[in-house]
Molecule: transfer RNA
Organism: Candidatus Nanoarchaeia archaeon
RNA sequence: GGGGCUGUGGGGUAGCUUGGUAUCCUUUCCGCUUUGGGAGCGGAAGACCCCGAUUCGAAUUCGGGCAGCCCCA
Numbered sequence: 001g002g003g004g005c006u007g008u009g010g011g012g013u014a015g016c017u018u019g020g021u022a023u024c025c026u027u028u029c030c031g032c033u034u035u036g037g038g039a040g041c042g043g044a045a046g047a048c049c050c051c052g053a054u055u056c057g058a059a060u061u062c063g064g065g066c067a068g069c070c071c072c073a
Stems, first nucleotide, its partner, number of pairs: 001072007010026003020056001027045006049065005
């Protein structure tokens, strides 16, 4: 220098093919239950790497970047 893959709550993960309410687990907090703790049940908080474009509507499509990993030179 060229090419490929990946980026989603604090951590992990589905959703991208086919644009239309962002899924689940865990964590944290509250409540119920218990003498207390743990377990269980119910509820809440919290995310699409950045910028732009297309569209009524973008995590998803397109363009340009950033970061990580791999391959070639």